[in-house]
RNA sequence: UUAUCGGAGAGUUUGAUCCUGGCUCAGAACGAACGCUGGCGGCGUGGUUUAGGCAUGCAAGUCGAGCGAUCCCUUUCGGGGGAUAGCGGCAAAAGGGUGAGUAACACGUGGGUAAUCUACCCUUAAGACGAGGAUAACUUCGCGAAAGUGAGGCUAAUACUCAAUAUGACCACAAGCACAUAAGUGCAUGAGGUAAAAGGUGGGGACCUUCGGGCCUACCACUUAAGGAGGAGCCCGCGUCCUAUUAGCUAGUUGGUGAGGUAACGGCUUACCAAGGCGAAGAUGGGUAGCUGGUCUGAGAGGAUGGUCAGCCACACUGGGACUGAGACACUGCCCAGACUCCUACGGGAGGCUGCAGUCGAGAAUCUUUUGCAAUGGGCGCAAGCCCGACAAUGCGACGCCGCGUGAGCGAUUAAGGCCUUCGGGUUGUAAAGCUCUGUUUGCCUGGAAUAAAUCCAGCGGUCAAAUAGGCCAAAGGGAUGAAGGUACAGGCAGAGGAAGCCACGGCUAACUCCGUGCCAGCAGCCGCGGUAAUACGGAGGUGGCAAGCGUUGUUCGGAUUUAUUGGGUGUAAAGGGCAUGUAGGUGGUUAUGUAAGUCGAGCGUGAAAUCCUUUGGCUUAACCAAAGAACUGCACUUGAAACUGCAUAACUUGAGUUCGGGAGAGGAGAGCGGAAUUCCCGGUGUAAGAGUGAAAUCUGUAGAUAUCGGGAGGAACACCAGUGGCGUAGGCGGCUCUCUGGACCGACACUGACACUGAAAUGCGAAAGCUAGGGGAGCAAACAGGAUUAGAUACCCUGGUAGUCCUAGCCGUAAACGAUGGGCACUAGGUGUCGGGGCGCAAGCUUCGGUGCCGCAGUUAACACAUUAAGUGCCCCACCUGGGGAGUACGACCGCAAGGUUGAAACUCAAAGGAAUUGACGGGGGCCCGCACAAGAGGUGGUGCAUGUGGUUUAAUUCGACGCUACGCGAAGAACCUUACCAGGGCUUGAACUGCAGGAUGUACGAACCCGAAAGGGGGAGGACCUGUUAAACCAGGAGCCUGCAUAGGUGUUGCAUGGCUGUCGUCAGCUCGUGCCGUGAGGUGUUGGGUUAAGUCCCGCAACGAGCGCAACCCCUACUCUUAGUUGCUACGUUUAAUGACGUAAGUCAUUGAACGGCACUCUAGGGGGACUGCCAGUGAUAAACUGGAGGAAGGUGGGGAUGACGUCAAGUCAGUACGGCCCUUAUGUCCUGGGCUACACACGUGCAACAAUGGCUAGUACAAUGGGUUAUGCCAAACCGUGAGGUGGAGCUAAUCUCAAAAAACUAGCCUCAGUUCGGAUUGAAGGCUGCAAUUCGCCUUCAUGAAGUAGGAAUCUCUAGUAAUGGCAGGUCAGCUAUACUGCCGUGAAUACGUUCCCGGGCCUUGUACACACCGCCCGUCAAGCGAUGGAAGCUAGGGGUACCCGAAGUCCCGUUUAUCGGGCCGAAGGUAAAACUGGUGACUGGCGCUAAGUCGUAACAAGGUAGCCGUAUCGGAAGAUGCGGCUGGAUCACCUCCUUU
Repeated sequence: UUAUCGGAGAGUUUGAUCCUGGCUCAGAACGAACGCUGGCGGCGUGGUUUAGGCAUGCAAGUCGAGCGAUCCCUUUCGGGGGAUAGCGGCAAAAGGGUGAGUAACACGUGGGUAAUCUACCCUUAAGACGAGGAUAACUUCGCGAAAGUGAGGCUAAUACUCAAUAUGACCACAAGCACAUAAGUGCAUGAGGUAAAAGGUGGGGACCUUCGGGCCUACCACUUAAGGAGGAGCCCGCGUCCUAUUAGCUAGUUGGUGAGGUAACGGCUUACCAAGGCGAAGAUGGGUAGCUGGUCUGAGAGGAUGGUCAGCCACACUGGGACUGAGACACUGCCCAGACUCCUACGGGAGGCUGCAGUCGAGAAUCUUUUGCAAUGGGCGCAAGCCCGACAAUGCGACGCCGCGUGAGCGAUUAAGGCCUUCGGGUUGUAAAGCUCUGUUUGCCUGGAAUAAAUCCAGCGGUCAAAUAGGCCAAAGGGAUGAAGGUACAGGCAGAGGAAGCCACGGCUAACUCCGUGCCAGCAGCCGCGGUAAUACGGAGGUGGCAAGCGUUGUUCGGAUUUAUUGGGUGUAAAGGGCAUGUAGGUGGUUAUGUAAGUCGAGCGUGAAAUCCUUUGGCUUAACCAAAGAACUGCACUUGAAACUGCAUAACUUGAGUUCGGGAGAGGAGAGCGGAAUUCCCGGUGUAAGAGUGAAAUCUGUAGAUAUCGGGAGGAACACCAGUGGCGUAGGCGGCUCUCUGGACCGACACUGACACUGAAAUGCGAAAGCUAGGGGAGCAAACAGGAUUAGAUACCCUGGUAGUCCUAGCCGUAAACGAUGGGCACUAGGUGUCGGGGCGCAAGCUUCGGUGCCGCAGUUAACACAUUAAGUGCCCCACCUGGGGAGUACGACCGCAAGGUUGAAACUCAAAGGAAUUGACGGGGGCCCGCACAAGAGGUGGUGCAUGUGGUUUAAUUCGACGCUACGCGAAGAACCUUACCAGGGCUUGAACUGCAGGAUGUACGAACCCGAAAGGGGGAGGACCUGUUAAACCAGGAGCCUGCAUAGGUGUUGCAUGGCUGUCGUCAGCUCGUGCCGUGAGGUGUUGGGUUAAGUCCCGCAACGAGCGCAACCCCUACUCUUAGUUGCUACGUUUAAUGACGUAAGUCAUUGAACGGCACUCUAGGGGGACUGCCAGUGAUAAACUGGAGGAAGGUGGGGAUGACGUCAAGUCAGUACGGCCCUUAUGUCCUGGGCUACACACGUGCAACAAUGGCUAGUACAAUGGGUUAUGCCAAACCGUGAGGUGGAGCUAAUCUCAAAAAACUAGCCUCAGUUCGGAUUGAAGGCUGCAAUUCGCCUUCAUGAAGUAGGAAUCUCUAGUAAUGGCAGGUCAGCUAUACUGCCGUGAAUACGUUCCCGGGCCUUGUACACACCGCCCGUCAAGCGAUGGAAGCUAGGGGUACCCGAAGUCCCGUUUAUCGGGCCGAAGGUAAAACUGGUGACUGGCGCUAAGUCGUAACAAGGUAGCCGUAUCGGAAGAUGCGGCUGGAUCACCUCCUUU
């Protein structure tokens, strides 16, 4: 800086990721509707549905200056003014409405008309002469209910008729020029023919007059002709919806000639002739639809749409027809037919709102039965003027767009109220109140427009004219005219006074809390919310958004690059045709010349106006309106350029092809031949089995099988060679030989000269199965039969076995017909095999062409992967895709003998379906490893009896919890009452226990005797206080306490799926992660994998990883050895002293035993501190590492043994009944107290234990050896002694404990008895008598003695624990506790084994890898039948509706034709409606029937996903309740193992 300014995404498939792909949202718009709400104004806009029916009023008239006539008013009686039924003229074909029909020259755009018409208007030229007869009105008489109509008579015209004239026009002829050409047209000339007219009004000097006038003149009207303008008709190019499940259509059809017709060309019509015309570039048919300028949307390209405004078309109750006219086949004209409505005297008539209002109906839905011709515009008229539901205005509707307002400032005690609260407060909120202002708007009062200037009057000047009459044009001038409307607007008064709602608040998407509800009620655009703490339902408070509106619904475009021209794809996501040949079409090598169709430039015409856009301007602004411009991307014409494409011509050889010479090959067709094997038949030998399987059986065999030998028959297939080898277009092709034959490859001279590529349609070929006919039939083998397996087994396995498999001739035409990869050409690193040729080379080898594999770069890809054999980079052509299901189904059509194939929908339903890759989990996948996991052993459980727990049952109650491992001798380390939570009954109600507040009380609290009661409790009331202060003191004050009330207490009530804490389990398994870096689009990977090793992610080595954390290990405790320190209550070797007894001795005394005391601390022990063990040493193995194996020393050796210690996490694991705690619930009860009962029941089932079944034993007697522990002021442990058979009793010493005590250890050992039995085993059960604890022992305790003496003789299937001081076995102690149900639990010590080859298997776990349709993660997922409900749909005997065509019948009005007696005539062609007939098509409905879809918890199985337990899938055939099974052929989109080949590295 006039007209160029713009393209955003999100949610949803998954455990997570990337991709594909649909669904949904955010935007804009509307002639809208609905819900809630509603102050004002401006400008717009408003029957989208039934082109359904309409009451009423209005919407087209006008002219007396065309005509006669009649009437009224007035008059100066001369006249003047006015009205109008009829004749006549013009208009009524415009304006206004609607969109039914129409897919068409209907519309748009651009042309043509030399094939045409045109009233009124304008211009030009010429003219308007002379006659005539009627007729309405009117009048008379009739008919009719009406509408209407007949007959007689009178009259006029710018009505009608005839004649004259003819500038020019028209017709035919002659000949000339020009244009054009298919006919043809125009101009000028000649002579011939045909056809005109009307008057009216004003004025007027001369002349004439029948005094009307003639005549002249002006205007209007009239006639002929030419031209113009505007309008109309016809023709043509191009453009203009869906459908091929419509492929053939056409008889006036296509053309010609003659005739007719039209304003005009033309099959427009007709007669004749010819047989054409249209169509895959979509004819014909069907469906839908007025078209356009424009409108909405969009970045655009496009898509959708056609309301208002404007242009065109069509229609006017339905159908047909013409008349008049310049123009109609005519919205408010005519005729006929039909339907409908109305009137009727029943004989006949009338009508057409898709004009403006209005009404009914249907509908989600769309307005006033208003005013005015003032303006604009139209008709008529000389004019005044009249008419106009056009139009201008008004009313109604928030229907839309735009504008304004509902107040402004100050105002904190941050009032009250509401809501929330962590109770502190926060928020609503300066919001309100209050104070001070303003005055838009509403209200009232006053003033008050523009829109109006023309026509008209008169008229300077000009013009016509003979004219100064007069007419016409006309400057300045004069006067009249406003529906809206007393409106807009302006001024004044009053006064914050009258004026805010709607939606949303889980994410997308701005905005959050409380209460209620409890998968209910409900929400929802998508995802999805709601099953007791819902930001998602409903309400409230608050917040967000928009605002006189706000939401919802519907529709369109956008987002959607989700139909992709711009701008997509097809290996695995949807998608390459099974393969080839080839028609149309599309595309096409090199050179030159020409042309100018495409292409590009310039010019010109058009592209209506409005709209959009830009700039200005006008309404106070805006919306709105106006002006100017730009634009209208288009079409046509003229002209130019010639690179490219096309076309034409001429050439070229490199594309393509031909020829010659070679070699390779399971290429094809036919004929012949061969051996091995199976089966069968015959014969020989030979005897009892054979065959088959996981194991069996059916089956074959003593009538001689199988085996074996010999001979024979027949059919089918061709071992080895054989190979990611070869050939073929694909399907496919495999013994050998011959005949015929196709293609490719290599090499070479020559030839043709673009002959090429692709390929809709079409044609041919096309595995297996299947079909038809005829053969053939050994083996195999659908169906079928039998045997097994199994819950069943219509299967897998076995024994048989028919179609079929084979041949000939024909059909079928499909496969996972796959490289899931269309064909052709060109280009873009390589390496390494192999097949067939050629070249060089002695060879090794190198090189080249054509095939066929693998690896790999760039690049591509969502990834996987592809990668000169592309899925890379480009070009050309074809085919195909557009969410999943329904469905490759239905219907239709074509093909087929059939099976079936090809083509191929919709309704309905879902929000996904899907691809690749990731992490897990899982596998009746693989590899490696570990564990009392198995194995090897020992002892048990399961059987019996009892104890105990649980289930079940029972009960008034049998309180509750725990339920695979990880509930069941568990919570409970102890239920007679209590405990106790349960049941029955009886009581209390601020409560059994806590805190606060208020009020009250005569002696208050407390409370004896006594009464009721099972107790609790209820009465009763003698008596009768306490603390603090002031005091001399108290009857004072206060407190405690009591009563009443309010807050609250209380709850083993509920939720362990709201929680904390604690605990179990995987598991003492070796794992689980992080930082940085690197790789990958990403989830994620790497590290943590690999090679070794370990109990161990223990350690070492390697490595795009380097480090680190939680776990492992170690640090801690006990125990095993030793040292040191200490020495009472422990110890006593030793020393001393002493008592008792005994022996010896006369005695003194000595000795021995036992005891005591004092020394002592050596030993044992106690409890503090140290040492010791570290693969440290040696040897071997190993990568020289880590480590392992063995050894030495040592009390102990490779973690010495045991304990404590439990990673990230899993199981919504357990516990609200240990305690705590959120929410909910109860409050004279779900709280609390008491008595009694219950938790102890008992047909039964299970778990855990004890005791046994006996002699390794039982009993009796005797004799030994422990350790850990416990024990008293709330009365414990209790010695000695005595009593009792015993439990126990009496007793009381000692002990607050290394002191005293429980306390005796028991197995063991010694001796004796028992002698294999239901026993001298075993002890259940029961009886009697006792003891102890306790308020109490009946339900329901333990113990003792005597008596009784059950089952049980080693425990089926199954199952548990344990690897050394372990199992097994023996006793002891403790906690709880008045007592005890303890055989339990927790500890202690004594005695004291066996076995481990090993990792195939079972179970559990760890690591790596693989598959997966699983992720709530295999207790997963998931298929089909059947049954139920709902929904849509196909078929169907029929029934029914509709539109159309064909043939025929009848035939109105009317044009046209013909005839005559010329009429209101007759006849004919055509002809609407109607009728008849047969068929086709499109809908609706339909007993019954077929499948399909959807629906928390139905039935049967288990087909698929893992090797899914028989790998799966495709095609086909058969069979079966169903998924499905089997046969044949094919595919890998199959796991695992082995082999082969190839590749990589060395």